Description:
A computed fold for a 412-nucleotide RNA from Candidimonas nitroreducens, annotated as Bacterial RNase P class A. NCBI's taxonomy places the organism under Bacteria, Pseudomonadota, Betaproteobacteria, Alcaligenaceae, Candidimonas. It matches the Rfam family "Bacterial RNase P class A". It is annotated as a ribozyme.

[in-house]
C1' cells in the first nucleotide's frame, strides 16, 4: 500500500433574531410583560431481564408454577459483564504427497486472529430414534450351509416287519362355523395334522406297498455380506418429559400521598309535617320551618320536606419528579469487568405533552466552470423524539472517523 475481522468515537460548529417549554429575580392594571438561564438520543425505541421506590399480602415449611445452568470473578441485582477450560466452524499461513506442467489444482497433516454454544445429570424413570435396512434398544432373524423332526396312545388289516401305512374309537393340537347376555373360557359340529415327482415290488385295473429326490414349515448350529449417525454395547437424545442444585409474594408512578367544589348517598342536631268549626266538602277560618315574587316590610302563591355541622369521596390542584447504583478528570490495587481514594461539575421535567425556523460565516460531501489562484449551485440527509427513574440485552440507523490483530506485497 492492500485485504480480512474485530473493538470504539461522532452523528456538522459558532454567532444573530423569532417561536415554545421550566427555573430564579423584578415588575404588574392579576391578563401578563421583562430581564437571567437551562431545554432530547446513542438507541429517548422494543417493553425481554434485572433493581430502585410505592401499596397490598406476609408465623415457619411444602407443594404448584417460572427461571437459571462447565469452573471463577464483578454487581444493589441479573437470563447482563470480564477472565480461564472444554467442544464446533473458520479467513488464512506452513509442511509432505500426487496429477498436469512450471504456475495451478486436489488430497493429508499440523498451526490458526476471530466467531459460535440452549456446555448440570441418559445405571432413578417414562418417552422418542427420521431415510435407509431383516431388525432402532422391545430384541429380533435377512442370505448361504449342515442336521433332526412333520400328531402320540389301543384295536384291528395289509406290507419287503425291532418298523412303516390304511381304517376305527376316544385324547391333542390349529382353524372356521354356531350356542349360552356376553366372552380369549365353556359346549356343540366340520376339516386338516406335510406336499410333489422319478423309480422298483404286487395287482387285470381301482389301488397298496417300498425306495430316493425336489419343495415347503418348525427347532438347532455355524458363516457371510449390506443398511444406518448408531446395529445389543450399561447406545444416542434432556432444545420430550424428568431428576438434581440455586433464585423467585403480589401489582405497578394511571404506583401512592396531600388538599377539596357541585351533584347523590351516609351519620347527628335543631325546626316542621298544626289546629278549630261545621251543612263532612277537591269545604270555610286561623297559625305555619322552608321555597318563588331581583335587597326589606306587607301582601300573593307553592308546599312536606327545610336548615345547620361532621365524614367518606369524585372532577380539579398539588406532591412523588429528577443530586443520582450520577457525569468526565487524574491516581491506587487488579490480566479484565470493576472496585477505592481525590479535587471538579449539574446536566429537560412536561402533563393533549415544550425542545423549532430563518439568516450570515466556517466545514464536511456532491456536481459544473477554471486564467489551477479560486468560483458558481445543491446538500447536511440515517434510525429516531424525553414521559417515575438506574443497569443490562435486542432492535434500527445516511455518512465520517480512529485504534488494535492476523495475513499479502514493496521499500529501507
Nucleotide at each position: 500500500g492492500g485485504g480480512a475481522c474485530a473493538g470504539g468515537u461522532c452523528g456538522g460548529g459558532c454567532a444573530a433574531u423569532c417561536g415554545c417549554g421550566g427555573u430564579g429575580c423584578c415588575g404588574u392594571a392579576c391578563g401578563c410583560g421583562g430581564c437571567a438561564u437551562c431545554g432530547a438520543g446513542g438507541a429517548a425505541g422494543g417493553u425481554c431481564c434485572g433493581g430502585a421506590c410505592u401499596c397490598c399480602a406476609u408465623a415457619g415449611a411444602g407443594c404448584a408454577g417460572g427461571a437459571u445452568a462447565g469452573c471463577g470473578g464483578c454487581u444493589a441485582a441479573c437470563g447482563g459483564c470480564c477472565g480461564c477450560c472444554c467442544g464446533g466452524c473458520g479467513a488464512g499461513c506452513a509442511g509432505c504427497g500426487g496429477c498436469c506442467a512450471u504456475g495451478g489444482c486436489c488430497g493429508c497433516c499440523g498451526c490458526g486472529g476471530g466467531c459460535c454454544g440452549a456446555g448440570g445429570a441418559a445405571c432413578a424413570g417414562g418417552g422418542c430414534c427420521a431415510c435407509a435396512g431383516a431388525g432402532a434398544c422391545g430384541a429380533g432373524u435377512c442370505u448361504g450351509c449342515g442336521g433332526c423332526g412333520c400328531g402320540g396312545g389301543c384295536a384291528u388289516g395289509c406290507c419287503c416287519a425291532u418298523g412303516g401305512c390304511g381304517u376305527g374309537c376316544a385324547c391333542c393340537g390349529a382353524c372356521a362355523c354356531g350356542g349360552c347376555c356376553a366372552c380369549u373360557u365353556c359346549c356343540g359340529u366340520g376339516u386338516c395334522g406335510c406336499g410333489c415327482g422319478a423309480c422298483c415290488c404286487g395287482g387285470c385295473a381301482a389301488c397298496g406297498g417300498g425306495c430316493c429326490g425336489c419343495g415347503g414349515c418348525g427347532c438347532u448350529g455355524c458363516a457371510g455380506g449390506g443398511u444406518g449417525a448408531a446395529a445389543c454395547g450399561c447406545g444416542g437424545c434432556a432444545a420430550c418429559c424428568u431428576c438434581u442444585a440455586u433464585c423467585c409474594g403480589g401489582a405497578g408512578c394511571a404506583a401512592c400521598a396531600u388538599c377539596a367544589a357541585a351533584u347523590a348517598g351516609g351519620c347527628a342536631u335543631g325546626c316542621g309535617c298544626g289546629g278549630g268549626c261545621c251543612u263532612u266538602g277537591c269545604g270555610c277560618c286561623c297559625a305555619g320551618a322552608g321555597a318563588g315574587c331581583g335587597g326589606c316590610u306587607c301582601g300573593c302563591u307553592c308546599c312536606a320536606g327545610c336548615a345547620u355541622g361532621c365524614g367518606g369521596g369524585u372532577a380539579g390542584a398539588u406532591g412523588g419528579c429528577u443530586a443520582g447504583a450520577g457525569c468526565g478528570c487524574g491516581g491506587c490495587a487488579g490480566c479484565a469487568a470493576u472496585g477505592c481514594c481525590g479535587a471538579g461539575c449539574c446536566c429537560a421535567g412536561a402533563g393533549g405533552a415544550a425542545u423549532g425556523a430563518u439568516u450570515g460565516c466556517c466545514c464536511g460531501c456532491c456536481g459544473g466552470g477554471u486564467u489551477c489562484g479560486c468560483c458558481c449551485g445543491g446538500c447536511g440527509u440515517a434510525c429516531a423524539g424525553a414521559a417515575u427513574c438506574c443497569g443490562g440485552c435486542c432492535u434500527a440507523c445516511a455518512g465520517a472517523c480512529c485504534u488494535g490483530u492476523c495475513c499479502c506485497g514493496u521499500u529501507u
The sequence is in RNAcentral, with records from ENA and Rfam. A source record names the gene rnpB.